c-di-GMP-I riboswitch aptamer from Peptococcaceae bacterium UBA5356, 87 nucleotides, folded computationally.
Its mean pLDDT, the model's own confidence on a scale to 100, is 87.
Of the family's consensus pairs, 95% are formed in the model.

RNA sequence: AAUCGACAAGGGCAAAGCCAUCGAAAGGUGGCGGCGCAAAACUACAGGGACUAAGGUGUAACAACACUAUGUCAGCCAGUUACCGAG
Numbered sequence: 001a002a003u004c005g006a007c008a009a010g011g012g013c014a015a016a017g018c019c020a021u022c023g024a025a026a027g028g029u030g031g032c033g034g035c036g037c038a039a040a041a042c043u044a045c046a047g048g049g050a051c052u053a054a055g056g057u058g059u060a061a062c063a064a065c066a067c068u069a070u071g072u073c074a075g076c077c078a079g080u081u082a083c084c085g086a087g
Stems, first nucleotide, its partner, number of pairs: 004085002012037002017032006035075001041080003047077002049073003055068005
C1' cells in the first nucleotide's frame, strides 16, 4: 500500500411505527424510536434499476383509465472518498 473484517477500542448512522411539518403524490425535514448497517458517508440529465403522476397527451366525456419526469429513492445494484486494525 492492496485486500480483508475481531464477540477489539473510541465512537457513528438509524428501518418500521407514532407525532409535527412541507408536498398533488412518491417522498423530504424535525422529534421519539431502533430493524439493522464497516461505508446505512457522498453522487439522482450525461450508469442500470425502483417509486410517484401534478402538469401534458390519448381514450372517454358522469366518473374514470392508459402513457409520460421535468418530481423522487444512495438503507437496490453501481461509482467516488473515508475511521480503526486482531488475524